[in-house]
RNA sequence: UGGGCUGACCGGGCGACCGCGUUGUCUCCUUUGGGGGACACCGAGGAAGGUCCGGGCUCCACAGGGCAAGGUGGUGGCCAACAGCCACCCGGGGAAACCCGCGGGACAGUGCCACAGAAAACAGACCGCCGCUCCUCGCGGGGCGGUAAGGGUGAAACGGUGGUGUAAGAGACCACCAGCGUGCCGGGCGACCGGCGCGGCUAGGUAAACCCCACCUGGAGCAAGAUCAAGAAGCCGUCCUCUUCGGAGGACGGUGCGCACACGUUCGAGGGCUGCUCGCCCGAGUGUGUGGGUGGAUCGCUCGAGACCGGUGGCAACACCGGUCCUAGAUGGAUGGUCGCCCACCGGAGGGCCGCAAGGCUUCCGGACGACAAAACCCGGCCUACAGGUCAGCCCAUCCG
Numbered sequence: 001u002g003g004g005c006u007g008a009c010c011g012g013g014c015g016a017c018c019g020c021g022u023u024g025u026c027u028c029c030u031u032u033g034g035g036g037g038a039c040a041c042c043g044a045g046g047a048a049g050g051u052c053c054g055g056g057c058u059c060c061a062c063a064g065g066g067c068a069a070g071g072u073g074g075u076g077g078c079c080a081a082c083a084g085c086c087a088c089c090c091g092g093g094g095a096a097a098c099c100c101g102c103g104g105g106a107c108a109g110u111g112c113c114a115c116a117g118a119a120a121a122c123a124g125a126c127c128g129c130c131g132c133u134c135c136u137c138g139c140g141g142g143g144c145g146g147u148a149a150g151g152g153u154g155a156a157a158c159g160g161u162g163g164u165g166u167a168a169g170a171g172a173c174c175a176c177c178a179g180c181g182u183g184c185c186g187g188g189c190g191a192c193c194g195g196c197g198c199g200g201c202u203a204g205g206u207a208a209a210c211c212c213c214a215c216c217u218g219g220a221g222c223a224a225g226a227u228c229a230a231g232a233a234g235c236c237g238u239c240c241u242c243u244u245c246g247g248a249g250g251a252c253g254g255u256g257c258g259c260a261c262a263c264g265u266u267c268g269a270g271g272g273c274u275g276c277u278c279g280c281c282c283g284a285g286u287g288u289g290u291g292g293g294u295g296g297a298u299c300g301c302u303c304g305a306g307a308c309c310g311g312u313g314g315c316a317a318c319a320c321c322g323g324u325c326c327u328a329g330a331u332g333g334a335u336g337g338u339c340g341c342c343c344a345c346c347g348g349a350g351g352g353c354c355g356c357a358a359g360g361c362u363u364c365c366g367g368a369c370g371a372c373a374a375a376a377c378c379c380g381g382c383c384u385a386c387a388g389g390u391c392a393g394c395c396c397a398u399c400c401g
Stems, first nucleotide, its partner, number of pairs: 001397010012342007020043002023040007045372001049383002052381005057221004064278004069217005074088005089103001090101004104212002109210002111206003126151002128147008159177006178202001180199008225299004234255009257291007270282004306325008343370001345367005351362004
């Protein structure tokens, strides 16, 4: 200098003018309610997106057991928790930095392995090899028995190489190796790693197929939930008017959801434990149909498992200690518009400076313009999108000194 790998950050800045929202201070008007003005502070994100996980919080609710269902799946640690993060182990990829992993079990059971092939599971003889025998002039062919070392098919064929042995062969036997099982030793918290022996010779793959094993799990969700106000049918009372003397209409006040049917009130209707069931609990009203009113206000709603800085411990994730700070809370839903300068991007000049060099820094001119995208209860993650730029570390190659 170039390429690659990993991690983190910025993502327009400054100024002026006008305009928005919350809060606070001051002030003016007003019939309680409330409205206006000035000033000050603050005012969208790293993903606010996806809604895929985990929580806080609220309610069921005082909340038990079984089954189902769902999730996770190497070891150790971090965390409020998690399918997250860190470190390590094993396996795979890569020259390496590094990356990937639905990482327990195939000897509990069931299933699947197309086509090809003799045969795809405790299988198997297509071509072959050997022995005996029959036919044929010969070539060659038939029958019986043995065989799986050679060849072929395939992703995969019942260990590999070399030898002994045999009629021909074969772990039948032997040496070495791989795998499996097992004894002992060493290292490690552990998953595992290494070493020295022994043994039978070796009974496939697939669980991201069903399944088995281990561990974990109440449910619903801010449209959760809480409080208040307003209002009306109906009913009651008072007053007024009319009256066919049955009552009708109006005003005011109070109360307040009404009517019909069915079932039920401790011999329990209905409801809850948000899949089923046992069991438990609430319970005097429920269920169905129909009619009236309302669709409002406030809280929840932002001080947090909070942010930043420093120190200590730890390989790290992170923990602890000290200090500083308060940074939206809208509710048809606020942060926008204009102007100027600067920054960033592309191209050209080969100008200037530094250096022994390889190279680096910078100046001028022109152009074109700045990505993904917008809180709505909050937080920790994961995933996805992103114009342009910056920093750090590591690997490889090349060049100069």